RNA sequence: GAUGAACGCUAGCGACAGGCCUAACACAUGCAAGUCGAGGGGCAGCACGGUGUAGCAAUACACGGGUGGCGACCGGCGCACGGGUGAGUAACGCGUAUGCAACCUGCCUACUACAAGGGGAUAACCCGUUGAAAGACGGACUAAUACCCUAUAACACAGGGAAUCCGCAUGGAUAUAUUUGUUAAAGAUUUGUCGGUAGUAGAUGGGCAUGCGUUCCAUUAGCUUGUUGGUGAGGUAACGGCUCACCAAGGCAACGAUGGAUAGGGGAACUGAGAGGUUGAUCCCCCACACUGGAACUGAGACACGGUCCAGACUCCUACGGGAGGCAGCAGUGAGGAAUAUUGGUCAAUGGACGAGAGUCUGAACCAGCCAAGUCGCGUGAAGGAAGACGGCCCUACGGGUUGUAAACUUCUUUUGUAAGGGAAUAAAUAGUCUUACGUGCUAAGACGUUGCAGGUACCUUACGAAUAAGUCUCGGCUAACUACGUGCCAGCAGCCGCGGUAAAACGUAGGAGACGAGCGUUAUCCGGAUUUACUGGGCGUAAAGAGCGUGUAGGAGGCAAUACAAGUUGGAUGUAAAAGCUCUCGGCUAAACUGAGAGAGGACGUUCAAGACUGUAGAGCUAGAGGAAGGCAGAGGUAGAUGGAACUCCGGGAGUAGUGGUGAAAUGCGUAGAUAUCCGGAAGAACACCAGAGGCGAAAGCGAUCUACUGGGCCUUAACAGACACUGAGACGCGAAAGCCAGGGUAGCAAACGGGAUUAGAGACCCCGGUAGUCCUGGCCGUAAACGAUGUAGACUAGGCGCUUGUCGGGCAAAACCAUGAGUGUCGAAGCGAACGCGAUAAGUCUACCGCCUGGGGAGUACGGUCGCAAGAUUAAAACUCAAAGGAAUUGACGGGGGCCCGCACAAGCAGCGGAGCGUGUGGUUUAAUUCGAUGAUACACGAAGAACCUUACCAGGGUUUGACAUACAGGUGGUAGAGAAGCGAAAGUGGAACGACCCUUCGGGGAACCUGAACAGGUGCUGCAUGGCUGUCGUCGGCUCGUGUCGUGAGAUGUUGGGUUAAGUCCCGCAACGAGCGCAACCCCUGCUGCCAGUUGCCAUCGGGUAAAGCCGGGCACUCUGGCGGGACCGCCGGCGACAAGCUGGAGGAAGGUGGGAUGACGUCAAGUCAUCAUGGCCCUUAUGUCCAGGGCGACACACGUGCUACAAUGGUCGGUACAGAGGGAAGCGAGCCUGCGAAGGCAAGCGGAUCCCAGAAAGCCGGCCCCAGUUCAGAUUGAAGUCUGCAACCCGACUUCAUGAAGCCGGAAUCGCUAGUAAUCGCGGAUCAGCCAAGCCGCGGUGAAUACGUUCCCGGGCCUUGUACACACCGCCCGUCACACCACCCGAGUUGGGUGCACCCGAAGCCGGUGGCUGAACCCGUAAGGGACAGAGCCGUCGAAGGUGUGCUUGGUGAGGGGGGUG
Repeated sequence: GAUGAACGCUAGCGACAGGCCUAACACAUGCAAGUCGAGGGGCAGCACGGUGUAGCAAUACACGGGUGGCGACCGGCGCACGGGUGAGUAACGCGUAUGCAACCUGCCUACUACAAGGGGAUAACCCGUUGAAAGACGGACUAAUACCCUAUAACACAGGGAAUCCGCAUGGAUAUAUUUGUUAAAGAUUUGUCGGUAGUAGAUGGGCAUGCGUUCCAUUAGCUUGUUGGUGAGGUAACGGCUCACCAAGGCAACGAUGGAUAGGGGAACUGAGAGGUUGAUCCCCCACACUGGAACUGAGACACGGUCCAGACUCCUACGGGAGGCAGCAGUGAGGAAUAUUGGUCAAUGGACGAGAGUCUGAACCAGCCAAGUCGCGUGAAGGAAGACGGCCCUACGGGUUGUAAACUUCUUUUGUAAGGGAAUAAAUAGUCUUACGUGCUAAGACGUUGCAGGUACCUUACGAAUAAGUCUCGGCUAACUACGUGCCAGCAGCCGCGGUAAAACGUAGGAGACGAGCGUUAUCCGGAUUUACUGGGCGUAAAGAGCGUGUAGGAGGCAAUACAAGUUGGAUGUAAAAGCUCUCGGCUAAACUGAGAGAGGACGUUCAAGACUGUAGAGCUAGAGGAAGGCAGAGGUAGAUGGAACUCCGGGAGUAGUGGUGAAAUGCGUAGAUAUCCGGAAGAACACCAGAGGCGAAAGCGAUCUACUGGGCCUUAACAGACACUGAGACGCGAAAGCCAGGGUAGCAAACGGGAUUAGAGACCCCGGUAGUCCUGGCCGUAAACGAUGUAGACUAGGCGCUUGUCGGGCAAAACCAUGAGUGUCGAAGCGAACGCGAUAAGUCUACCGCCUGGGGAGUACGGUCGCAAGAUUAAAACUCAAAGGAAUUGACGGGGGCCCGCACAAGCAGCGGAGCGUGUGGUUUAAUUCGAUGAUACACGAAGAACCUUACCAGGGUUUGACAUACAGGUGGUAGAGAAGCGAAAGUGGAACGACCCUUCGGGGAACCUGAACAGGUGCUGCAUGGCUGUCGUCGGCUCGUGUCGUGAGAUGUUGGGUUAAGUCCCGCAACGAGCGCAACCCCUGCUGCCAGUUGCCAUCGGGUAAAGCCGGGCACUCUGGCGGGACCGCCGGCGACAAGCUGGAGGAAGGUGGGAUGACGUCAAGUCAUCAUGGCCCUUAUGUCCAGGGCGACACACGUGCUACAAUGGUCGGUACAGAGGGAAGCGAGCCUGCGAAGGCAAGCGGAUCCCAGAAAGCCGGCCCCAGUUCAGAUUGAAGUCUGCAACCCGACUUCAUGAAGCCGGAAUCGCUAGUAAUCGCGGAUCAGCCAAGCCGCGGUGAAUACGUUCCCGGGCCUUGUACACACCGCCCGUCACACCACCCGAGUUGGGUGCACCCGAAGCCGGUGGCUGAACCCGUAAGGGACAGAGCCGUCGAAGGUGUGCUUGGUGAGGGGGGUG
């Protein structure tokens, strides 16, 4: 885009066209084929008149075919058309073009010639018999355009037989002469005419034959006996095996016979740029069919839709004896189905049958009805109108926006509608009447005049009044159109991709928007897009796809040059190609759709003429292809035979002793019965080291010791022979590794299976010890491989460079080198090709010829069937079902029990620990009314928490409270107001309310502030860290992460950033299609180490003075130390060596310090990492509660488990006494000297100090000395008891400290695991924050003492760079395979069972045609007076054929089937 459509929602009108696609299923009822009285006998019914009777009459009854006319009957014509359907049919059925010298044709037209004389019947009617009926039968009468006989007759037919002419082989024509025989007729009439017979010709309609075209399956490959042909006969309108007898043995088929499946064919329709593809409704042509099957009759025509006979199924009637029927005609009914209309009107028109005609009949036809099922057209109003109204369950940033000029309102119009009025064309012809003309008629013209279903319709006019008329689908992308709410992987959507798990533009609803519009959407189907079957117009190295290789048949296609022909080819002319349709033009309906006319087009076929390039054909040539010849060359080419040496094993012998063998390590095994190792001899089988090479040969598979015989192919040179003999190759045939199979040998080594030993979770393996088939030979099968260059064969052409093998009776040289030229074999590469990788004269380039093969993945190279095979199996080769991918090449990452380089307390080397004990602390778990919440591998667990008894506090039970504990503003109110608040009650909060009692401004009214009430609002440690900001952790202080321009690539991307060095460093140097730049690194900042200058109190004290028991204590000084501000200093700067003359590395000098001293500083990013409970914040939720206040409890529980710490287990120690030396901090509700009391914690009094001044403050380890003597101890200190101190409102749950007493586990810690590289680890103490106190053994700082070790980078962990593989990309914690279990689905096999179709053989054999027929029956003719006979016909009977049916046996195809099998999906 389209549709004979259907479904959902909706619906105002008209025109045109359409309407059972399914059950060729069954049908009630009505209608669809009759007509002619001008063929006939007649008269049932109707009408008219007549006659008679009765009656006054109307009228009634009767009679008689008298007239009109006419049922039934005889007869003629029609019923073979028209109408329906598409079952069958793969066919001369259809289409197209021809032919019939092989044919027919009623009615019609033209012409010719006729129509004489006779005869016998019969239906109707009447009478009767029989039957339920349908009907049947008998008797008697009668007519014809019914029937019969005779005559006449040729231009008919048949036979004979000349001539002429013609053609296309058989042949044909003749109104040309002639002969024999046969065959005809019908009348009617209104007198106009219509009919009859024979014949010729035409027209129309048919019949037959032929060429070409006409679906799918080869998993249908062979079919055929009237079959193919002939002769003769029969039959037909006619040819013909159409039929029959005989003869011959043919005919068809890979150019697809036969069989199966499906199907009416065409004009045309839809689609498409076209070529094509799909379809065959309506209209037209042809065919076939008429309940199913068979058959003939009649006829011009049928084997007959509304005829006959028979058989069958079904339905109906029946008196059970027997009958009737055929809607695939028009309506209509049932059924089926998603689905398809009225039991309408009229013959007015068009057409048909009959008729002389009027006319009759006509479900053909014309009309109407129903249906948005389609196409076309019209309308549902138009113009103005902004306060941009109201209303929106609309949105909002709350300002507004949008709906929206939309509405209201004003003005206008009236298609449509309603009402009224008028009102067609379609009618032309015919009948009839009349007139005129002339050519006087079966003539022509004209006038009058009859007939309208549709329909009072179309159309026209008038009135009224915006009045009567809009929906459907969609809004994530494709694809035009976006927000809110609801929902929360639910409900649902979905054409594909995909949406939905609490902020959904995708679901549902609303608002808004978009598209189309009396329709819109969905479903189904076809074409297109799809170059996705590729003729136009595709491919096959790796995406699907080259057969394993050759020989060769058919076929295809074929070198150079000329001649002939004209089959192909091209052109012209001509015929056909029905109409409709299509295209163009012009007309008719208002216009359009629709329709009329004219023209055009039509690729096909026939005839004819021409051309002669190309192809073809014929004969005759050529030599460049191919072949042959001669002379040479290389070779694991093949087959057979012979021979050889090394090694392994075995056997015999010698000699010899305890092991050997094997492995990562072992063991099994062998060995004292003498192995292994070693020497000699022998046997047997298999394979042939070195040469040996990306070397050679072969078609491929493949071929490797030497020699011999036979043999195939290739190459080079020469150019005498021959002359296209060539290429490819469906089928076919041959060869074809290994394994395997059969038969017979052989068997040394090796070695599936198997046995044993190991390894392992297991080990059906890898490793080891054994070992049988097999491997070998002969003969025969198999026929497959990643049979690979994943690249078919042959030929031609198209840059080069460098090799290797092998030629040249080519050049050249002394010999070589070298040059030239072949054949083969490699590598790099230009153009070109290619998706890229890559290929590139050995093409995957440019062309030619032929073959094979491919068409999404899976199912599946499977099933079934066929063929082959001994088997294994091979070959050929589907479908159902299922998925939306599967795949190729390349890119960036990530990953690897890949590679290279490098780094890090990463390992190693060390030191000290943890894991065991007790205790502290955190977490999990459990418990609980609550044990608040968060953090959970590294990167949670002495973490948030730098302080949980109350408070904190968020939790729990309980008690209160509601504009609130807190903020802002408003309205109203209060004026002893706000505040404060006694007694009482209460656990407190609170309640209660006595006494007391204000403030600021003021114009003195009041205002502010306050309080009360109310409503806005407050409040939330409620949820979401996966809605967020901010902050933080981690990779990681790792060295990386990027950009601009340029260049390369189709592109993703690459380059730069890689490479060579170097560094802690993408640090620097060099090189380089890159050149630069940014964020990181480094530096700039702070601390520390040396030093200069400045400054000198609270610090210091060398010199001077004073002074003490001692003391910078004092004067004084600022030199030193120190303090703290500003500077200096270090940069590989200098020297040697190394390096590339670089960067830099290494050593040295000098220097306080030498090549990074420490800290702060954290690139792009990762982990949806952490935090809504610091804070902030979107959304959601609570609002007499999830807010808020209170007291109590809990966060401190305790069978357990883990993390992190402290103290120890002791002698490098413990304890007692003495004694020495820090740094950095803190201090006013504070630090607190000193003195007194207390064993002590502490208490009392109290100086000094907001600090370089006073205090905390005693540093400890250390050193000196004493004791302890290896023990659960003079170690260790848990636990517990008692008594206290301090803080605090309060130490019960639940504080710290002190004293006395008690004295647990623990004797160095399994697997595993942490930290640390120098002032570090270890060890020792000191201080601070938080803080009333403190559960701190934590954290953050400070100093004292002060080591060991680093060979090194193989390994573990983490990281960086380069490279490689990848089926990973959520990125190896990835992906993913198979079994098993469960569910569902389709399929295969299956003992069988049950249907359909069909072949063959046989039985039976209806109707009927044909053949025969004694007897029987019979009006026409013949004989006969007659009886009778003959001829002929018929029934009956017999026979051939013959449908349905039956029996048997095959083939084929469905359904179903216990059970079995694999497959798919989850």
This is a predicted structure of a 1466-nucleotide RNA (small-subunit ribosomal RNA) from an uncultured bacterium.